[in-house]
The part of an RNA shown here (large-subunit ribosomal RNA, domain VI) has 252 nucleotides and comes from a Candidatus Magasanikiibacteriota bacterium. The RNAcentral record of the full RNA draws on ENA. The prediction has a mean pLDDT of 86. Taxonomically the source falls in Candidatus Magasanikiibacteriota (Bacteria, Bacteria candidate phyla).
Context: one part of a larger RNA
């Protein structure tokens, strides 16, 4: 900006992806073949490499999580903590992301063919797959699979609303497994959209404080404590308020 309101939900012209390799068993030590040796055709089973999708397990990461612990230095001092030393060093480790992890994926079929094999048959009383006609053949070709698709200017279909100020859409505003900025999802008081709070899942591993033992270092106990980002449930605490804005054109 078009397709001359919109809003939802399609069709598919058309265009991409993918469509892979190998080991075993059975068929069968059969056919074959003197013997070593050893199939086709079919049937089933494994696995690599190659892609998707996830994150339940495993296994990284996880500078806003928990804990240990070294120098310094500050909170007067003991104790308890705060800063700085690569996050100061170290052990874990949610959610999210990823993979080396999990799942799944290639199949089957049909058309039409190519090399090649054929049927029927004459030019040419034979003979020929070919001239006429008919038929089987490939991982290829075209469909089947999946994904994008109406700028397919040939601009499509269907359904509802709207048609004199409305349907509807945008700003704006909480915000997301959406995302570089636009876009896209979900909400806006008739509300769980984020944050708080409350419970919990899960993480650290036994807080301070106090008592108790033990001369002290240090130990038990109170107590599966304390503390906790991102996750789950639920709660209108705070904040999404009120507003506003575009919105269907000309002839006949």
């Nucleotide at each position: 900006c078009g397709u001359c309101g919109a809003a939802u939900g399609u069709u598919g012209a058309g265009g991409g992806a993918a469509u892979u390799c190998a080991u075993c068993u059975c068929u069968a030590g059969u056919a074959c073949g003197a013997g070593a040796g050893g199939a086709c055709c079919g049937a089933g089973a494994u696995g690599g490499a190659c892609g998707a999708a996830c994150c339940u397990c495993u296994u990284g990461u996880g500078u806003a999580c928990c804990a240990g612990u070294u120098g310094u230095u500050c909170u007067g001092c003991c104790a308890a903590g705060g800063g700085c030393a690569u996050u100061g060093c170290u052990g874990g480790g949610u959610a999210g992301c990823g993979a080396a992890g999990u799942u799944c994926g290639g199949c089957a079929c049909g058309g039409a063919u190519a090399a090649g094999c054929g049927c029927u048959g004459a030019a040419a009383g034979c003979a020929u797959c070919u001239a006429a006609g008919c038929g089987c053949g490939a991982a290829g070709c075209c469909g089947u699979u999946c994904c994008c698709a109406a700028g397919a200017u040939u601009a499509a279909c269907a359904u509802u609303c709207a048609u004199u100020a409305u349907a509807g859409a945008a700003u704006c505003g909480u915000u997301c497994g959406a995302g570089a900025c636009g876009a896209g999802g979900a909400c806006g008081u008739u509300g769980a959209u984020a944050g708080g709070c409350a419970c919990u899942a899960g993480g650290u591993g036994g807080a301070a404080g106090u008592u108790c033992c033990g001369u002290a270092a240090g130990g038990a106990a109170u107590g599966a404590a304390g503390c906790c980002g991102a996750g789950g449930u639920g709660u209108a605490c705070u904040a999404a308020u009120a507003u506003u804005u575009c919105g269907a054109g000309u002839g006949u």